Molecule: Bacterial RNase P class A
Organism: Marinimicrobium sp.
RNA sequence: GGAGUCGGCUCGGCAGUCGCUUCAGUGCUCAGGCAAGGCUCUGGCUUUGUCGCGGUAUUGGGGAGGAAAGUCCGGGCUCCAUAGGGCAGAGCGCCAGGUAACACCUGGGGGGCGUGAGCUCACGGAAAGUGCAGCAGAAAGGAAACCGCCUAAGCGAUUGGCUUCGGUCGAUCGACGGUAAGGGUGAAAAGGUGCGGUAAGAGCGCACCGCGCAGCUGGUAACAGUCUGCGGCGAUGGUAAACCCCGCUCGGAGCAAGACCAAAUAGGAACCCAUAGGUGCGGCCCGCAUCGGGUUCGGGUAGGUCGCUAGAGGUGUACGGUGACGUGCAUCCCAGAUGAAUGACUGUCCUCGACAGGACCCGGCUUACAGGCUGACUCCAUUU
Numbered sequence: 001g002g003a004g005u006c007g008g009c010u011c012g013g014c015a016g017u018c019g020c021u022u023c024a025g026u027g028c029u030c031a032g033g034c035a036a037g038g039c040u041c042u043g044g045c046u047u048u049g050u051c052g053c054g055g056u057a058u059u060g061g062g063g064a065g066g067a068a069a070g071u072c073c074g075g076g077c078u079c080c081a082u083a084g085g086g087c088a089g090a091g092c093g094c095c096a097g098g099u100a101a102c103a104c105c106u107g108g109g110g111g112g113c114g115u116g117a118g119c120u121c122a123c124g125g126a127a128a129g130u131g132c133a134g135c136a137g138a139a140a141g142g143a144a145a146c147c148g149c150c151u152a153a154g155c156g157a158u159u160g161g162c163u164u165c166g167g168u169c170g171a172u173c174g175a176c177g178g179u180a181a182g183g184g185u186g187a188a189a190a191g192g193u194g195c196g197g198u199a200a201g202a203g204c205g206c207a208c209c210g211c212g213c214a215g216c217u218g219g220u221a222a223c224a225g226u227c228u229g230c231g232g233c234g235a236u237g238g239u240a241a242a243c244c245c246c247g248c249u250c251g252g253a254g255c256a257a258g259a260c261c262a263a264a265u266a267g268g269a270a271c272c273c274a275u276a277g278g279u280g281c282g283g284c285c286c287g288c289a290u291c292g293g294g295u296u297c298g299g300g301u302a303g304g305u306c307g308c309u310a311g312a313g314g315u316g317u318a319c320g321g322u323g324a325c326g327u328g329c330a331u332c333c334c335a336g337a338u339g340a341a342u343g344a345c346u347g348u349c350c351u352c353g354a355c356a357g358g359a360c361c362c363g364g365c366u367u368a369c370a371g372g373c374u375g376a377c378u379c380c381a382u383u384u
Stems, first nucleotide, its partner, number of pairs: 001380010012349007020063010032051008065355001069366002072364005077254004089250005094108005109123001110121004124245002129243002131239002146183002148179003155174008191209006210233001211231005216225003258306004268297006277291005313332008350353001
């Protein structure tokens, strides 16, 4: 100098004017409450003081994000359900740790990728059982032989010699015999390389490598080991985001949860009033039923209040830990709306500004994203 890996921070700046929302203080106004006094026809009326919902003015403070998003996981909180146990169902799945908890995070192991910093993996069980595997191929699970290779033994055919005519010794050919090295198919063909061996071959034998089992050693463990012994290795092929088996976890619904206050209208209950009137009991009288008026109560609706933001909280620091994180101390208060605020305009500067907006709250994951600042590390080239 170039190329790259893994993090951390930030999200146009400044000034002015006008708004929106919320909290606190102050002034004015005011529903209403309380206390004291006055008047009175004993029902009340009124004056002063004080508290004060709400309204309004003014002053001061706060006012979106790293993802507020998707609503995919995990919790808090609320209500409902719940003796205990089991079945079903769902989720998770190398090991250890962190945490309120997790499918998250940290550290480690193993497989894969990269020269490397690093990245990545649903990473338990296929020697319990069942199932599945298109096309190609001879054969796809406990097998098979298309081409090829072989003719030693045996078999069959042809044929030669010898013969005591019973056979016997050969030659050639064949596959209906042997083989699984080589070719070919496939994602995958059943250890690899070499030497020996053989008719040709083959763990058939041996050496090395690999694999399996047992032990030993190291490690909390996953697992590892130039370690020791045994086994020729068709033992034990693949697939479990196929059924299944093993281990662990899980009750349901969600702030429109839930709690409180509470109009008008309609309906309900209790008591009181009126019994004047309407209607019914075939016409009339009595009587009964029902309709009426008033007061009080309870439930619910509109509406309002709470839940609502001080929290597994932020910042700094010390200590423990490789780390995630934990503990102590100090300090700070940092949106809380409900047709739903966080904006508009002007000036100016620059590198001309991405993705995008809370709605009960946290911890994660995933997805979107223009730039800027910064730390650690790796590789290559060059110079000294």